[in-house]
Molecule: SAM riboswitch aptamer (S box leader)
Organism: Romboutsia maritimum
RNA sequence: UAUUUAUCAAGAGAGGUGGAGGGACUGGCCCUUUGAAGCCCAGCAACCAGUAUAAAUUAUUAUACAUUGGUGCUAAAUCCUACAGUAUUAUUCUGAGAGAUGAGUA
Numbered sequence: 001u002a003u004u005u006a007u008c009a010a011g012a013g014a015g016g017u018g019g020a021g022g023g024a025c026u027g028g029c030c031c032u033u034u035g036a037a038g039c040c041c042a043g044c045a046a047c048c049a050g051u052a053u054a055a056a057u058u059a060u061u062a063u064a065c066a067u068u069g070g071u072g073c074u075a076a077a078u079c080c081u082a083c084a085g086u087a088u089u090a091u092u093c094u095g096a097g098a099g100a101u102g103a104g105u106a
Base pairs, nucleotide, nucleotide: 001106002105003104004103005102006101007100008099013041015040016039017038021031022030023029027080028079042074043073044072047070048069049068050065051064052063053062054061055060078098083095084094085093087091
C1' cells in the first nucleotide's frame, strides 16, 4: 500500500510542558491566548494476547476480569454534511460511499 472482517450515539484531565493553531477531505458549524497542535504524566475502554468460569471436544463459542503485554482512544454521533431514497418541511429517518481503529491475508 491492497484486500477481508468487526466496531464507530457509551467512557476518559480545571495536571505538567509548549506556544498558534485544531476538528481527514467538500460545504457548513464549531473549539482555541479563560491557551490550539505536539510531547510527558494521568485516565478510559476491552479489539488482540492473557486469566477465570461454563458449554463443546478435530476446531471453538459465550460470559466475566483489568493484575500483565500489544494497539487504540480521552469537545460536539465518525460534530453535521457530500451519493441514492422515504415521509414531510426540518429532521438524532434509511442505505451506500468516504474515513478511523482492531484483527487476519498478500